[in-house]
C1' cells in the first nucleotide's frame, strides 16, 4: 500500500413561532401550565413466550417441529464455546443421527448404475469353406462409455486373470492406550472384510409440542322476535381436555345440542412499570450471570410528531479557494407486549485481528 474479513456506534441536530396526541396540575367550563411523543428495522408473520380463555391435571394414537457436543435463556428451529466437513488464513456456511434393517428413486452414454455385468479384448477346448471365421468353457488384470463400473500401487501365481497370496497404502469392523466432561483428536493392535449416491426419499433412532388467540377476555348501556323447527338427558355405556379420535383420575352440572330466522355492531376496559432502560463494580474464553445505584421514555381508535423561517451536519456541481448554487437527505411510520431470525437501505465515525507486496 493493496486484497478480502469481523464488531461498535450514529443515521440528521439547535433555536424560534404557529400547530398535534397523551400524561399530570388547576379550573364550573372555556381554557392555561407543564412534562413526554416512532425504527434499526417500527417491515414480513418466519420461531419462541409473557398474558387471557376453554374446569383441573395424567397416558397414548395421529399429527409436527428439531437433529455434532457442552453451556447461555422464560423458552426457542435463536445466541455463544467447542468438534467435523470447506477455504492459504481472518473468517463464512452446514437440512451435521443411521443406507451391510427394508423399500424406493437416479435421463443420456454404456455391455452393465445393487448382488449386478461382458461391447472391444485374454486364455482353453473342438470345429472349419483356414492371413479368416464359428462354437463352448474360463476370466474382468488391459480398453471403451461414463459424474460414479465394485478400493490403489508393486510383486508372486495363474491357460489366461482376478485379494487368488504377499508388502505398503487407504477405507471398514473389533479390541486397547493417552487427552478431553462430551462431540472428537492421537496412536497401537487384528482381521483380505472392501460393503457407489440419495433420508429439505418413504422410513427407523433421540429429543420436544393441548388448543385457539388483543378481532383473546372482561364490564356496562341498548335493541330486539325469551321467535320457528328438530333431536335428547335428567343420575346416566350423560355432559363439560375450543384441531382430530381414545383411555384412566379428580372436580362440577342437570343439562344440552343442530339447523333457519331477528337484534345490536355503541361505550370503558385489558392498554402500558416491562424476563424494562442506563452506569459502576465482581465473575465467566465467550453467550450471560449477580450485586449496587440512578431512571420513567407514545398508548392513539380514521387513528397523533406537521408547516414556516434562521443556523449547523451532510451531499453534488462550480470556483478567482474568499466563497457560490442546488438538494431536505436511503429504506421506511407503534396499535398488546417481550426475546430472535429473516428481508430493504443513503451515507458517516471508530476499532480489530488475517494475506500479499514493499521498506526500515
Nucleotide at each position: 500500500a493493496g486484497g478480502g474479513c469481523g464488531g461498535a456506534c450514529c443515521a440528521u441536530c439547535c433555536g424560534a413561532u404557529c400547530g398535534c396526541g397523551a400524561g399530570g396540575c388547576g379550573g364550573a367550563a372555556a381554557c392555561g401550565c407543564u412534562u413526554c411523543g416512532a425504527g434499526g428495522a417500527a417491515a414480513g408473520u418466519c420461531c419462541g413466550g409473557g398474558c387471557a380463555c376453554c374446569g383441573c391435571a395424567g397416558g397414548g394414537c395421529a399429527g409436527g417441529a428439531u437433529g455434532c457436543c457442552a453451556g447461555c435463556u422464560a423458552a426457542c428451529g435463536g445466541c455463544u464455546g467447542g468438534g467435523c466437513g470447506c477455504g492459504u488464513a481472518a473468517g463464512g456456511c452446514g437440512a451435521c443421527g443411521g443406507c451391510a434393517c427394508g423399500u424406493g428413486c437416479a435421463a443420456c452414454a454404456g455391455a452393465a448404475a445393487g448382488c449386478a455385468a461382458a461391447c472391444c479384448g485374454c486364455c482353453u477346448g473342438c470345429c472349419u469353406c483356414c492371413u479368416g471365421g464359428g462354437u463352448a468353457g474360463g476370466u474382468a488384470a488391459g480398453g471403451g462409455u461414463g459424474a460414479a463400473a465394485c478400493g490403489g500401487u508393486g510383486c508372486g501365481g495363474u491357460a489366461a486373470g482376478a485379494g487368488c497370496g504377499c508388502a505398503c497404502c487407504a477405507g471398514u469392523g473389533c479390541c486397547c492406550u493417552c487427552g478431553g466432561u462430551a462431540a472428537c483428536g492421537a496412536g497401537g493392535g487384528c482381521a483380505g472384510c472392501u460393503a457407489g449416491g440419495u433420508a429439505a426419499a418413504c422410513c427407523c433412532c433421540a429429543u420436544c409440542c393441548g388448543g385457539u388467540g388483543c378481532a383473546a377476555g372482561g364490564u356496562c348501556c341498548g335493541a330486539u322476535a325469551g321467535g320457528g323447527a328438530g333431536a335428547g338427558a335428567g343420575g346416566g355405556c350423560u355432559u363439560g381436555c375450543c384441531c382430530g379420535g381414545c383411555c384412566c383420575g379428580c372436580c362440577a352440572a342437570c343439562a344440552u345440542c343442530u339447523c333457519c330466522g331477528g337484534g345490536u355492531u355503541g361505550a370503558c376496559u385489558g392498554c402500558u412499570c416491562g424476563a424494562g432502560g442506563c452506569g459502576c463494580g465482581c465473575g465467566g474464553u465467550g453467550a450471560c450471570g449477580c450485586g449496587c445505584g440512578c431512571c420513567c421514555c407514545a398508548g392513539a381508535u380514521a387513528g397523533a410528531u406537521g408547516a414556516u423561517c434562521g443556523g449547523a451536519c451532510c451531499c453534488g456541481c462550480c470556483u478567482u479557494c474568499g466563497g457560490g448554487c442546488g438538494g431536505c437527505g436511503a429504506c421506511a411510520g407503534a396499535a398488546c407486549c417481550c426475546g430472535g431470525c429473516u428481508u430493504a437501505c443513503c451515507g458517516g465515525u471508530c476499532c480489530g485481528a488475517c494475506c500479499u507486496g514493499c521498506a526500515c
Bacterial RNase P class A from an uncultured Trueperaceae bacterium, 360 nucleotides, folded computationally. Rfam family: Bacterial RNase P class A. Rfam links the family to the GO terms ribonuclease P activity, tRNA processing and dimeric ribonuclease P complex. It is annotated as a ribozyme. Its mean pLDDT, the model's own confidence on a scale to 100, is 76. The sequence was found by an Rfam model in a public genome assembly.